Bacterial RNase P class A from uncultured Massilistercora sp., 341 nucleotides, folded computationally. Its Rfam family is "Bacterial RNase P class A". Rfam's curators write: Ribonuclease P (RNase P) is a ubiquitous endoribonuclease, found in archaea, bacteria and eukarya as well as chloroplasts and mitochondria. By type it is a ribozyme. Gene Ontology terms of the family: dimeric ribonuclease P complex, ribonuclease P activity and tRNA processing. The sequence is in RNAcentral, with records from MGnify.
[in-house]
RNA sequence: GUAAGACAGGUAAUCGCAGCUGCAUGUGCCGAAAGGCCGCAGGUGAGGAAAGUCCGGGCUUCACAGGGCAGGAUGCCGGAUAACGUCCGGUGGAGGCGACUCCAAGGAAAGUGCAACAGAAAUGUACCGCCUUCUCUAAAGGGAGGUAAGGGUGGAAGGGCAGUGUAAGAGACUACCGCCCUGCCGGUAACGGCGGGGGCACAUGUAAACCCCAUCCGAAGCAAGGCUGAAUAAAGACGAUGUGGCGGCCCGUCACGUCUUAGGUAGGCUGCUGGAGCCUGCCGGCAACGGCAGGCCUAGAUAGAUGAUUACCCACGACAUAACCCGGCUUAUCGUCUUGC
Numbered sequence: 001g002u003a004a005g006a007c008a009g010g011u012a013a014u015c016g017c018a019g020c021u022g023c024a025u026g027u028g029c030c031g032a033a034a035g036g037c038c039g040c041a042g043g044u045g046a047g048g049a050a051a052g053u054c055c056g057g058g059c060u061u062c063a064c065a066g067g068g069c070a071g072g073a074u075g076c077c078g079g080a081u082a083a084c085g086u087c088c089g090g091u092g093g094a095g096g097c098g099a100c101u102c103c104a105a106g107g108a109a110a111g112u113g114c115a116a117c118a119g120a121a122a123u124g125u126a127c128c129g130c131c132u133u134c135u136c137u138a139a140a141g142g143g144a145g146g147u148a149a150g151g152g153u154g155g156a157a158g159g160g161c162a163g164u165g166u167a168a169g170a171g172a173c174u175a176c177c178g179c180c181c182u183g184c185c186g187g188u189a190a191c192g193g194c195g196g197g198g199g200c201a202c203a204u205g206u207a208a209a210c211c212c213c214a215u216c217c218g219a220a221g222c223a224a225g226g227c228u229g230a231a232u233a234a235a236g237a238c239g240a241u242g243u244g245g246c247g248g249c250c251c252g253u254c255a256c257g258u259c260u261u262a263g264g265u266a267g268g269c270u271g272c273u274g275g276a277g278c279c280u281g282c283c284g285g286c287a288a289c290g291g292c293a294g295g296c297c298u299a300g301a302u303a304g305a306u307g308a309u310u311a312c313c314c315a316c317g318a319c320a321u322a323a324c325c326c327g328g329c330u331u332a333u334c335g336u337c338u339u340g341c
Base pairs, nucleotide, nucleotide: 001341002340003339004338005337006336007335009313010312011311012310013309014308015307017045018044020042021041022040023039026038028037029036030035047319051330052329054328055327056326057325058324059221060220061219062218071217072216073215074214075213076090077089078088079087080086091105092103093102094101095100106212107211111210112209113206114205115204127151128150129147130146131145132144133143134142135141159177160176162174163173164172178200179198180197181196182195183194184193185192186191225270226269227268228267234261235260236259237258238257242256243255244254245253246252277296278295279294280293281292282291283290284289314317
């Protein structure tokens, strides 16, 4: 230099904060209830990115016979995986002296669009030059035609390069390289190697431009959802007893009352953290990863907890604080250390 990985100030004490476990368990407090709170002790308590919320999955509710349209994503091959746009191993291409790094790497002979400026011409072109010829002619000049070898413009001039050839030229012809078609061999494949054929077009580039082809994708998200559940309003039942209205009485009826039901608001509980989990060893595999054995338990709040003070040490401490959970990607980051090359 390059690649991969680890750590993310430490130790001790005190005071706080949030869960958990054990003990304690009172005619305690709040509340209609459900439930919550209050004591003591012990132990635990953010990250490599907890971030951005950009992909993928689990989980939940709704939807769903099947097919199609629209929309979105992906795009060499093989593998890993719950899945992926991720990862691993290859192929091809690009960069580097090199270790190594990077690539959105299908289709431009389906169609459409775009290509500034320069330049004669940007898809088919004669500006200069070269060559032939005509005319006037001493010449220069002018007209008609051929020519893409040379010059000039440009990112790009229409296969490259050398020779033959020619009036000058030209794949017109020949060798090599490239391209297209094709055979054999190697490889799971992408692809590679060797050979044969075609003078070479539809003629350039651009598809993170429209588009075409192939594959995949139902929607919304833990404020998802589940169990409960006052009050008010609703419906039904009861009238033995009580009160009031329908102007006095009885029946009836209405309201109050009592009970029940559905709904599900406020509130409560749950979802909630033991999981595609972490560590160690062995085995399989180049690897991603998988299998087996042993060990470990490592936040779970709901207005949201990690803080403060003191002492010592040195390398003087960056970016940043969980909110349903995992796998990735991207971005931020004082520094220190290890290993391979």